[in-house]
RNA sequence: UGUUUCUUAGUGUAGUGGUUAUCACGUUCCCUUCACACGGGAGAGGUCGCGAGUUCGAUCCUCGCAGAAACCA
Numbered sequence: 001u002g003u004u005u006c007u008u009a010g011u012g013u014a015g016u017g018g019u020u021a022u023c024a025c026g027u028u029c030c031c032u033u034c035a036c037a038c039g040g041g042a043g044a045g046g047u048c049g050c051g052a053g054u055u056c057g058a059u060c061c062u063c064g065c066a067g068a069a070a071c072c073a
Base pairs, nucleotide, nucleotide: 002071003070004069005068006067007066010025011024012023018056027043028042029041030040031039049065050064051063052062053061
């Protein structure tokens, strides 16, 4: 320099045009215990990396930018 892939909650992830964005761990509260742990229940937490475009509708498609990784040189 070129090619390809990835970016989603605090962390790790699913979802791939259709309106409440999934799950696990973590976290908060409640139950349980003398207390803690384990267990059970409920909740909070997301500008889906940023900007523009296509579309009736974009986390998903297209383009640009930023960041990360792999390969070639």